[in-house]
Context: one part of a larger RNA
Molecule: large-subunit ribosomal RNA, domain II
Organism: Candidatus Collierbacteria bacterium GW2011_GWF2_42_51
RNA sequence: GCCGGCGAGUUACUCAACACAGCAAGGUUAACCGAUAAGUUUCGGGAAGCCGAAGGGAAACCAAGUCUUAACAGGGCGUGUAGUUGUGUUGUGUAGACCCGAAACCAGGUGAGCUAACCAUGAGCAGGCUGAAGGUUGGAGAAAUCCAACUGGAGGGCCGAACAGGUUGAUGUCGCAAAAUCAUCUGAUGACUUGUGGUUAGAGGUAAUAUGCCUAACGAACCUGGAGAUAGCUGGUUCUCCUCGAAACAUGUUUUGGCAUGGCCUCGUAUUUACGGUAUGGGGGGUAGAGUGCUGAAUGGACUUUGCGAAUAAAAUCGUAAUUUCCAACCAAACUCCGAAUACCCAUAUCAAUUGUACGGGAGUCAGUGGCUGGGGGCUAAGCUCCAGUCGCAAAAGGGAAACAUCCCAGACCCUCAAAUAAGGUCUCUAAAUAUAUAUUAAGUGGUAAAGGACGUGUCAUUUCUCAGACACCUAGGAGGUCGGCUCAGAAGCAGCCAUCCUUGAAAGAAAGCGUAACAGCUCACUAGCCGAGAGAUACACGGCCGAAGACGUAACGAGGCUAGAUGUGAGUGGUAGAGGAGCGUUCCUGUAGCUUUGAAGGCUGACCGUAAGGUUUGCUGGAGCGGCAGGAAGUGAGAAUGCCGGC
Numbered sequence: 001g002c003c004g005g006c007g008a009g010u011u012a013c014u015c016a017a018c019a020c021a022g023c024a025a026g027g028u029u030a031a032c033c034g035a036u037a038a039g040u041u042u043c044g045g046g047a048a049g050c051c052g053a054a055g056g057g058a059a060a061c062c063a064a065g066u067c068u069u070a071a072c073a074g075g076g077c078g079u080g081u082a083g084u085u086g087u088g089u090u091g092u093g094u095a096g097a098c099c100c101g102a103a104a105c106c107a108g109g110u111g112a113g114c115u116a117a118c119c120a121u122g123a124g125c126a127g128g129c130u131g132a133a134g135g136u137u138g139g140a141g142a143a144a145u146c147c148a149a150c151u152g153g154a155g156g157g158c159c160g161a162a163c164a165g166g167u168u169g170a171u172g173u174c175g176c177a178a179a180a181u182c183a184u185c186u187g188a189u190g191a192c193u194u195g196u197g198g199u200u201a202g203a204g205g206u207a208a209u210a211u212g213c214c215u216a217a218c219g220a221a222c223c224u225g226g227a228g229a230u231a232g233c234u235g236g237u238u239c240u241c242c243u244c245g246a247a248a249c250a251u252g253u254u255u256u257g258g259c260a261u262g263g264c265c266u267c268g269u270a271u272u273u274a275c276g277g278u279a280u281g282g283g284g285g286g287u288a289g290a291g292u293g294c295u296g297a298a299u300g301g302a303c304u305u306u307g308c309g310a311a312u313a314a315a316a317u318c319g320u321a322a323u324u325u326c327c328a329a330c331c332a333a334a335c336u337c338c339g340a341a342u343a344c345c346c347a348u349a350u351c352a353a354u355u356g357u358a359c360g361g362g363a364g365u366c367a368g369u370g371g372c373u374g375g376g377g378g379c380u381a382a383g384c385u386c387c388a389g390u391c392g393c394a395a396a397a398g399g400g401a402a403a404c405a406u407c408c409c410a411g412a413c414c415c416u417c418a419a420a421u422a423a424g425g426u427c428u429c430u431a432a433a434u435a436u437a438u439a440u441u442a443a444g445u446g447g448u449a450a451a452g453g454a455c456g457u458g459u460c461a462u463u464u465c466u467c468a469g470a471c472a473c474c475u476a477g478g479a480g481g482u483c484g485g486c487u488c489a490g491a492a493g494c495a496g497c498c499a500u501c502c503u504u505g506a507a508a509g510a511a512a513g514c515g516u517a518a519c520a521g522c523u524c525a526c527u528a529g530c531c532g533a534g535a536g537a538u539a540c541a542c543g544g545c546c547g548a549a550g551a552c553g554u555a556a557c558g559a560g561g562c563u564a565g566a567u568g569u570g571a572g573u574g575g576u577a578g579a580g581g582a583g584c585g586u587u588c589c590u591g592u593a594g595c596u597u598u599g600a601a602g603g604c605u606g607a608c609c610g611u612a613a614g615g616u617u618u619g620c621u622g623g624a625g626c627g628g629c630a631g632g633a634a635g636u637g638a639g640a641a642u643g644c645c646g647g648c
Base pairs, nucleotide, nucleotide: 001648002647003646004645005644006643011095012094013093015091016090017089018088019087020086021085022084023083026051027050028049032045033044034043035042055062056061065077066076067075068074098236099235101233105226106225107224108223109222110221116200117199118198119197120196121195122194123193124192125190127159128158129157130155134151135150136149137148138147139146140145163187164186165185168183169182170181171180202218204214205213206212211220239583240582241581242580243579244578249262250261251260252259253258263365264364265362266361267360268359269358270357271356274355276351277350278349279348280347281346282345283344289338290336291335295332296331299328300327301326302325305322306321307320308319309318310317368393369392370391371390372389373388374387375386376385377384398409399408400407428559429558452546453545458542459541461538462537463536464535465534474529475528476527477526479503480502481501484498485497486496509524512523513522514521584637586634587633588632589631590630591629592628594626595625602621603620604619606617607616608615609614
């Protein structure tokens, strides 16, 4: 892992509702007693007690009334009869209370054969090196004392086996091993190592403290018991069909992943249109919008008054800041002189099918989520967050969007056939016009994106010039006073400042650009000629272009050579939580009718029947029990619980 078996709302009492049954203004016995039966029953007795038939008041007490009160007012609770006992179902409560699951807590015991420390008594440490104190002899010295040689054999001394340890690395990691092996390494006469016996025990011991060790898991051992501890937590909870069908909200909560009450679902009873849509009529409002009269914000101008500065002989005047009044333009969730649409409330009419309301039984829900609309927070960020309204998903399959809970269309009882449509589509994959008419795009734009940019292209509009010759090219001119004045080394149209006139003319700026040190030089504006019909400018849009760089490979359209074959895969009751209804099957029991060695149950196999759970049956196997019908009672249905046991 698979297969098989086992595996979870039970039982007792209590209360409530409903169903059925008995009796009924009553209902009912409990313990217990007697008789009977023999396997645990039945009959009789037993009113103790309980519920009901009367309530009100704190009570005294009164009573179809009573309480409150000064009240005879008013008001509260009552009075117009149906209960009670049992059985069943559902739910509550108390019990382990649907099942499994802690870490823990407490009690009584068992452990120091592992390990920690200690006690008693024993044992062990190859070999080599170093050479302390002390001693002897000799020497020096006045002495104290010192020196040398020899001797001596100290040390938590040195090197290194046994022994003890466990530094580093590798191997090993279902190992040789639940800690080893190999190499390497440390101590090795000591605070050394070790045998045997003994002592210390869990609220404890022991500990050169590592929270270490106390029999392979020790921040408090193990075993048994309290014990089915508790678990607002996780997981699991077994047959079928039918009807309806939620919630993820409000309030409270040592409460926020839990509960309670309400809301929303279901079932029953009662009421019987009371609900809803539409139309009409009547209502209140202060939102959207708008406005600036109020409250504030805020721009420009004129005026009044004042301060400061400049200016002036003093003024006028100018600038600046505030102020008064006015004009113009404008802003506001906490502004309103105004003010909708919707929504909401009431009434009447009408429409349709189903609702609504009250009371009672049973729930589930209290983590929601997406789209659109109106907002708060945020960055007018988020598949963000928090509200309100609405529609979906949740709990909804089908068609479309390539794929895609939430988008678009649309709500699937089952099977077969046929047809019409929705959204979306009609070259092939792929069902359906390579349809029709008129345009646009040329960018594969379509099939990503902004500010910004552009003689791309089509359409529409306004406007300027134009046969008295436009626009563009070409030819020619583009001059004089004058090098304007100033400034400057220079300033000559062209560094800069000021001015920007006049003349000749068809026209020509005291010069639009390049250029020079300054001049010079080259263009332009402007004019004529040539040419011969259109040429510019602007605005609003539509569809295009550029702007456009990324990381696995084309990869920012679902796909695309053609043909043939093989293999694999997928598809349909609206309904989750939940309420209600109807059934199937298993085991046992009672009654009754039966089957069976001429073959029961069980097994394998095929066929048939039923909407399903299931039922009937052929053949084979098997070898002794088993069903139908009417009822009753439950150890009553498994695929899941890292379920338990067994097999493979």